[in-house]
RNA sequence: AGAGUUUGAUCCUGGCUCAGGACGAACGUUGGCGGCGUGCUUAACACAUGCAAGUCGAGCGGGGCUUAGUGAAAAGUUUACUUUUUACUAAGUCUAGCGGCGGACGGGUGAGUAACGCGUGGAUAAUCUGCCUGUAAGACAGGGAUAACGCCGGGAAACCGGUGCUAAUACCCGAUAACCUCUUUGAGAGAAAAGGUGGCCUCUUUACAAUGCUACCACUUACAGAUGAAUCCGCGUCCCAUUAGCCAGUUGGUGGGGUAAUGGCCUACCAAAGCAACGAUGGGUAGCCGGCCUGAGAGGGUGACCGGCCACACUGGAACUGAGAUACGGUCCAGACUCCUACGGGAGGCAGCAGUGGGGAAUCUUCCGCAAUGGGCGAAAGCCUGACGGAGCAACGCCGCGUGAGCGAAGAAGGUCUUCGGAUUGUAAAGCUCUGUUAGAGGGGAAGAACGACUUGACGGUACCCCAAAAGGAAGCACCGGCUAACUACGUGCCAGCAGCCGCGGUAAUACGUAGGUGGCAAACGUUGUCCGGAAUUACUGGGCGUAAAGGGCGAGUAGGUGGUUUAUUAAGUCAGAAGUGAAAACUCCGGGCUCAACCCGGGAAGUGCAUUGGAUACUGGCAGACUUGAGUGCAAGAGAGGAAAGUGGAAUUCCUAGUGUAGCGGUGAAAUGCGUAGAUAUUAGGAGGAACACCAGUGGCGAAGGCGACUUUCUGGACUGUAACUGACGCUGAGGCGCGAAAGCGUGGGGAGCAAACAGGAUUAGAUACCCUGGUAGUCCACGCUGUAAACGAUGAGUGCUAGGUGUAGAGGGUAUCGACCCCUUCUGUGCCGCAGUUAACACAAUAAGCACUCCGCCUGGGGAGUACGGCCGCAAGGUUGAAACUCAAAGGAAUUGACGGGGGCCCGCACAAGCGGUGGAGCAUGUGGUUUAAUUCGACGCAACGCGAAGAACCUUACCAGGGCUUGACAUCCUACGAAUUCCUAGGAAACUAGGGAGUGCCCUUCGGGGAGCGUAGAGACAGGUGGUGCAUGGUUGUCGUCAGCUCGUGUCGUGAGAUGUUGGGUUAAGUCCCGCAACGAGCGCAACCCUUGUUGCUAGUUACCAGCACGUAAUGGUGGGAACUCUAGACAGACUGCCGGUGAUAAACCGGAGGAAGGUGGGGAUGACGUCAAAUCAUCAUGCCCCUUAUGUUCUGGGCUACACACGUGCUACAAUGGCCGGUACAGACGGAAGCGAAGCCGCGAGGUGAAGCAAAACCGAGAAAGCCGGUCUCAGUUCGGAUUGCAGGCUGCAACUCGCCUGCAUGAAGUCGGAAUCGCUAGUAAUCGCAGGUCAGCAUACUGCGGUGAAUACGUUCCCGGGCCUUGUACACACCGCCCGUCACACCACGAAAGUCUGCAACACCCGAAGCCGGUGAGGUAACCCUUAGGGAGCCAGCCGUCGAAGGUGGGGCCGAUGAUUGGGGUGAAGUCGUAACAAGGUAACC
Repeated sequence: AGAGUUUGAUCCUGGCUCAGGACGAACGUUGGCGGCGUGCUUAACACAUGCAAGUCGAGCGGGGCUUAGUGAAAAGUUUACUUUUUACUAAGUCUAGCGGCGGACGGGUGAGUAACGCGUGGAUAAUCUGCCUGUAAGACAGGGAUAACGCCGGGAAACCGGUGCUAAUACCCGAUAACCUCUUUGAGAGAAAAGGUGGCCUCUUUACAAUGCUACCACUUACAGAUGAAUCCGCGUCCCAUUAGCCAGUUGGUGGGGUAAUGGCCUACCAAAGCAACGAUGGGUAGCCGGCCUGAGAGGGUGACCGGCCACACUGGAACUGAGAUACGGUCCAGACUCCUACGGGAGGCAGCAGUGGGGAAUCUUCCGCAAUGGGCGAAAGCCUGACGGAGCAACGCCGCGUGAGCGAAGAAGGUCUUCGGAUUGUAAAGCUCUGUUAGAGGGGAAGAACGACUUGACGGUACCCCAAAAGGAAGCACCGGCUAACUACGUGCCAGCAGCCGCGGUAAUACGUAGGUGGCAAACGUUGUCCGGAAUUACUGGGCGUAAAGGGCGAGUAGGUGGUUUAUUAAGUCAGAAGUGAAAACUCCGGGCUCAACCCGGGAAGUGCAUUGGAUACUGGCAGACUUGAGUGCAAGAGAGGAAAGUGGAAUUCCUAGUGUAGCGGUGAAAUGCGUAGAUAUUAGGAGGAACACCAGUGGCGAAGGCGACUUUCUGGACUGUAACUGACGCUGAGGCGCGAAAGCGUGGGGAGCAAACAGGAUUAGAUACCCUGGUAGUCCACGCUGUAAACGAUGAGUGCUAGGUGUAGAGGGUAUCGACCCCUUCUGUGCCGCAGUUAACACAAUAAGCACUCCGCCUGGGGAGUACGGCCGCAAGGUUGAAACUCAAAGGAAUUGACGGGGGCCCGCACAAGCGGUGGAGCAUGUGGUUUAAUUCGACGCAACGCGAAGAACCUUACCAGGGCUUGACAUCCUACGAAUUCCUAGGAAACUAGGGAGUGCCCUUCGGGGAGCGUAGAGACAGGUGGUGCAUGGUUGUCGUCAGCUCGUGUCGUGAGAUGUUGGGUUAAGUCCCGCAACGAGCGCAACCCUUGUUGCUAGUUACCAGCACGUAAUGGUGGGAACUCUAGACAGACUGCCGGUGAUAAACCGGAGGAAGGUGGGGAUGACGUCAAAUCAUCAUGCCCCUUAUGUUCUGGGCUACACACGUGCUACAAUGGCCGGUACAGACGGAAGCGAAGCCGCGAGGUGAAGCAAAACCGAGAAAGCCGGUCUCAGUUCGGAUUGCAGGCUGCAACUCGCCUGCAUGAAGUCGGAAUCGCUAGUAAUCGCAGGUCAGCAUACUGCGGUGAAUACGUUCCCGGGCCUUGUACACACCGCCCGUCACACCACGAAAGUCUGCAACACCCGAAGCCGGUGAGGUAACCCUUAGGGAGCCAGCCGUCGAAGGUGGGGCCGAUGAUUGGGGUGAAGUCGUAACAAGGUAACC
């Protein structure tokens, strides 16, 4: 520090996800040791048991025990002792009670609290403060009670009542008096105290005691300090505005009360204030901070442990005591719960430490000790202390150590993989040599301890040290497709499963599971959860708004924000200084201590903050003054569909009246509905009425926007230009609020010609609730009122300044020039286009900015859900405005690129259409296919590009299919063993294969003569053979197709952020990316063309088997013979044609047009030749091949059958339907090809197929071999025929082992359909179509098929509008599996979340009223009453119980509010496999789309 993911690819926007760190964690697997930390985050749920706050006898009176002394009594005897009892005294000790101090600290928890609660800084001249310290003074003299205790009584208990006695450092009065308060300047009034212990005997009294003195402790008053507490204030402190108004003690004042103290804190009266958009009030959530985690920082999250503050102590309320509490282990009351009970009544509060139950994913021992530190009491010893110090449990976290080290290659065995060679695990192991950390054992053994000395250690026989032995006891976890380091095999087969995102899995899975191996971390490793980071993805640092989400529809303007030049002043902001504070701990730096580290200790720095104070004055602000350039006013002139009202006008449509006139009009793609003989349409004249204003008219004008268009008048707003007289910053923006605001719509009343939702009819259509047509109502128009929205758009908020130019246009002005008007130059304002810099993701914007800056406002933060729901506000309604969530997806989107596509455009080509000729589709037959059938009808091929295709030829074979019979190392290959040469003959069975039996027979090579070898056969064992079994979607090879179309690419350069572009586009031209020109391109490659074959011409060479002109010979005749080399021909090497020449067109080019010459002319004709690629095109059945499958069968063999079936459908052909013909007779002319298991002549036989025969020929020689159409002559005469030949019968022939299923041919006989073929559709542009025959391959035989060959031999092409296919350019795109694309909505089904809903049910906070506990306060107080005060001595005053009143918790009643749960039914939404119906959108998406 980034990465993955939207696309075919790209850039951008934008979300989702990952890598890092952290944790009081939990879960899974695993687990050796130690140190230091940490450990109920949930139920502030309920708690058994024990402990957690006591102490002081040196405050007091008692009581108990022990000891001693003295006295008394009794008993025992040893007779002076013992024991017991009792009284008193003394000492020691224990202590219930009274009293003092402490239980307000320490410890726990975070429920409540959005608050002066907390943090920070101040204030108290508005305060208190026990214990402690200091200073000053004092402590005198009296009194009356009361617990304990005794007696009586009640109660189950807890406990209580009565009565009697008693003490104090308990309580009370008086004296003294500093402070304080009041009145007044001098006095008065109120108001303190307590003693205890030890020592001493100088004084008093003396037996003790008491008194006194003294030391210490305690006490009282005042002042001060310290500490602690209290109150107030500034600033800061979460979310919701779908919470906008709140508040009656409320805000203030006066008097009074209350408090330690200010204050509506409380009360009476008076006034009507106070808070709030700078967020009051309400709701939700939450203890706050130092800090902790993260981050570069700014920030964000968090508030466990440790520390500070606050709050709470079962829930709610209340006071008492006290220095301090409204009190965790105190009191009272109410409530809920639990426990005890004799049912009358009582007791309790772990959010102290342990512990239990419960809840939960989850969190420990009912441990030791007061040795240390600290706290309470005490004079002290000491006691108490679950604070604390320690130990225990838990890998919960951090840190450290170990599980061994060195050598060791036969690279062992085993495992895994393998191309079978090996590789890897791997120096890893074994083995050898060492070490002893740790664990275990033994021996020693601390510091922590501080007291003046002695004593004192829970931890703990712990840390640590020493010794011996033994590698011995100690390694796992997740990952290995990319991100992300790390790969193979097997299993599985869209199953099982994985997954953080993208995504894996449908038979070769590096993604599932297992194994081997690699990489990672390590006593841990993964997963889950949460937080920060990455995320500049809320942007202060540090983002945006033309098209990605995002500019308010527009204006004037309030608050607010912001603001020109200058002078003086101030010092709020601002800047630097000083001192204060910012606790400690933490972080950080330096140093130190535990062996290191974690951890701990000391010092520094930091703590960006707050407040105080003295300064500075540039800038901002405040205040005062001045200025004119911003802004405004005045004056002058012109422009304009700016607005409102009134009036006027002509054209047109429609209607009415009348005339002329006659059969149609109207409408459409075509029609129909409609109108018209009752006279329409058309036309003429007159009239009525409403609405809109042609031409002018212009990316012209005006307006803030919406918007504004005939003319005239009136009223009225704004802008511009010129001038520089006036004001003197008056400016800009603008939340909320206010106003304006197209169309449609709504209300009331008018109006209504045309147009026209709805509606009706006619068409179209599969349907057509549409598009088209005929009608037609609201509405459109006017007046008044409402609505308040639009793709209200420049998808671009307003204002100001600055930043190259060029060119139009509208308005106004200036200069020059002129007689004048133009022209020309120039200024301002508006409105357009082009364009530089710059900006931008790109497109584009570019002085009218989307550039460079400033000010203010509005808005955005992934898509869907959704501009929806609920709530509020507005509206008559329609609806508008504000505006979520659950859930769901990993994208949605912008711009541009390359393709593909378009019922887009342009150019061009092709038998593509057109123009023609002939066919197919109808018939019969042949052949192939589908379907059906069958035991099988083997398999493949399926639009063009399957269907006379594989198959250049299925009777057996072929043959792969079926039935049945056989074989199992096999029909075929290699290896091994045994026997036998090979081979051949016979018999029996059988459909055959084969089975069973018998006979003959021994070869070749080498030899050491034993034998061995090659080859063949039989038998046997296993390795293996075999498979036309599967997968053409695992493949090679081959092939088809677009298409013989003209395209497809590369290098370098250039342009672009990039995908890519350029080149290859453009202007011409061509059959052609063919060539020329131009051009940021220059070149090149594969294609095109040419080179190759054939054909067309002449000459040359050659002359047999071909040829024969001339010369001879010969024949009935024939190149038959001699000969010839002329011709034809054959077959070789050449030549020839190149737009080369001429003219024209063109750009002077390329090229085209015409012509000449020429056998041939513009590629002369034909063939071979098939670019990059497309179709997962075809083929595993030509062949080869991976993987899978079968192995007495899916192999192999034999016989027979089938591939030849037949209601039917389709393709391709043949023959016809006839007279351009059929038949008969005669007669003429080819080319190419084949031939030895072959072609087969002549001759003879047969009507014929054919037979016989055998000559010749391995072929320019012989044979197939007769070409046919044609020509000549004859006949038939338009008929189902002398057309046509199917079908069938009979008789034959040929091939072959075999002709039934199932061949071909011949003769005779038979003589079907068919009279030119619907929709539709095919081929062909010249030696072509059409027509005629011939040959070949396959082949024993079988050809209407296929491949070739020649004969005869046309018609037509205006042309490119249309159909099909293709090429180039361009355009649109939501397509990229690429239009056979994409995609929308209803309906049906399943699931999910949400809204509404008659209602139903909790909860919360208030309000009103009722009731009213405890308690404080007030009143009363006939009852009770010690000390103190008064008294006339009775009593009074005072106090208390009781009662009454205000307040008051819980409770009750009531009507509302808010949150939530649930609810028959209902509404839309989302997601689902390939459902249904249509086809709305994307192309002109077939009616442009959208608001």
This is a predicted structure of a 1491-nucleotide RNA (small-subunit ribosomal RNA) from an uncultured bacterium. The RNAcentral record of the sequence draws on ENA, Greengenes and SILVA. Model confidence (mean pLDDT): 83 of 100. It matches the Rfam family "Bacterial small subunit ribosomal RNA".